[in-house]
RNA sequence: GGGACAGUCCGUCGCCGUGGCCUCCGGGCCGCGGAGGAAAGUCCGGGCAGCGCAGAGCACCUCCCUGCGGAAAGCGCAGACAGGCGUAAGUUUGUGAGGGGCGUAACAGAAAACAACCGCCGUCGGGUUCGCCCGCCGGUAAGGGUGAAAACGGGAGGCAAGAGCUCCCGACGGGCCGGCGGCGACGCCGCCCGGGUACGCUUCGGAGGGCUGCAAGGCCAAAUAUACCGGCAGAUGAGGGCUGCUCGCCCGAUGCCGGGGGGUAGGCUGCGUCAGAUAAAUGACGGGCGCCGCGCGCACCUUGCGGUGCGGUCCGCGGAGACAGAACCCGGCUUAUCGUCCCACCU
Numbered sequence: 001g002g003g004a005c006a007g008u009c010c011g012u013c014g015c016c017g018u019g020g021c022c023u024c025c026g027g028g029c030c031g032c033g034g035a036g037g038a039a040a041g042u043c044c045g046g047g048c049a050g051c052g053c054a055g056a057g058c059a060c061c062u063c064c065c066u067g068c069g070g071a072a073a074g075c076g077c078a079g080a081c082a083g084g085c086g087u088a089a090g091u092u093u094g095u096g097a098g099g100g101g102c103g104u105a106a107c108a109g110a111a112a113a114c115a116a117c118c119g120c121c122g123u124c125g126g127g128u129u130c131g132c133c134c135g136c137c138g139g140u141a142a143g144g145g146u147g148a149a150a151a152c153g154g155g156a157g158g159c160a161a162g163a164g165c166u167c168c169c170g171a172c173g174g175g176c177c178g179g180c181g182g183c184g185a186c187g188c189c190g191c192c193c194g195g196g197u198a199c200g201c202u203u204c205g206g207a208g209g210g211c212u213g214c215a216a217g218g219c220c221a222a223a224u225a226u227a228c229c230g231g232c233a234g235a236u237g238a239g240g241g242c243u244g245c246u247c248g249c250c251c252g253a254u255g256c257c258g259g260g261g262g263g264u265a266g267g268c269u270g271c272g273u274c275a276g277a278u279a280a281a282u283g284a285c286g287g288g289c290g291c292c293g294c295g296c297g298c299a300c301c302u303u304g305c306g307g308u309g310c311g312g313u314c315c316g317c318g319g320a321g322a323c324a325g326a327a328c329c330c331g332g333c334u335u336a337u338c339g340u341c342c343c344a345c346c347u
Stems, first nucleotide, its partner, number of pairs: 001343005007289007015034008036323001040334002043332005048213004060209005065079005080095006096204002100202006117144002119140004124135004152170006172194004177190005217269004226261001228259006239251004291319005296311006
C1' cells in the first nucleotide's frame, strides 16, 4: 500500500413476516424466511413517477491534463507535467485556451512596476593644503542597503561609468519549427525567438443541464356540509325563537326524502427475486470451541536474563467483542469502526 472477515455451535425464553392444520374464535401447534460493510450522511448519477415542453438562439448553473472502463456521475483504474511531505516504499495538492485590460502588494524601503537613497561616471561652475572637496545638470540597475518579493544566473567582451548592450554556457517561457520515442497527455535532442515579479478579477472555447421527489404518483372511499338532478310540502305559512306540552306572541322562504360528482378522515397500492411496514421485528440469558493477557507443566535453544513450540478427550484465573439498525430500488462518494488473518513492497 492492497485485500478478506466482522465469530461459530448447542440449550432455554422471546420478536416480525409467511404457509399448513386445529379451534371453545380468545388463540394454539408444526414448518420456512428474517440487516450492513458501511444499512449512516442524503453529497453526486440513474431507474421510476407527476408537472412542463413546436423548433432554434441568448442568458444562467456545473464540469475542464491524457488514455481506458462505465448508462451516467463532484465515479473508478492506469499514466503525464508542476509543487509539497517522506531516507525509502509511497503519499498529497493542482491542471482547457489566451496573455489584452483593471486592481492590490501590509511593515520596511528612494522605488512594489513610469525604480536613482547611498555609491559609480561625465560636462559646467566654485574652492583647494593639489590628495581632493562642494554645488547644478545628466548618465548608470554592476555594488550597498530595505523587503516575503527589487526587474534572469556564471564568465568574457564592451564602456566615461555601466547595463542581455554583445557573445559563450546554463535556467525559464514560447514556436501551427524539425528528428526520435509514446495510442495520447508528454519526454529527449536540435534550431529559432523572448526578457515586467506575485496574486486576484475580467475574456474566449468545449461538454453537460427543464422542475419536483415514494410525504412522488395511482385506486377505493365514511360522517358532516354541498354544486347539480328528481319527487313531495310550502305566504290559505314550510321552518325557526320564547316553551316540558297546548294556546298565544314574534321572525318570515325555504324544508324533507332520494340520486349524485368533487374533496376530507381512513384503507389499498406504488413495495420487491421467501427480510420488509407500521414509528417500524431480526433479540436476551447460560454453556462449549475460537481470540487476548497472566500463571502452571513439558520439550528445545541460551552461560544467564530470556525466547519458541505444545498442553485433544481432560491445565487454572481473568478479560474483550467495535461502528452501527434496511424503509421504493440500483451505481458511486464521504464519514464511523474493537480486533483478527492474508498478499506485495521499503528501511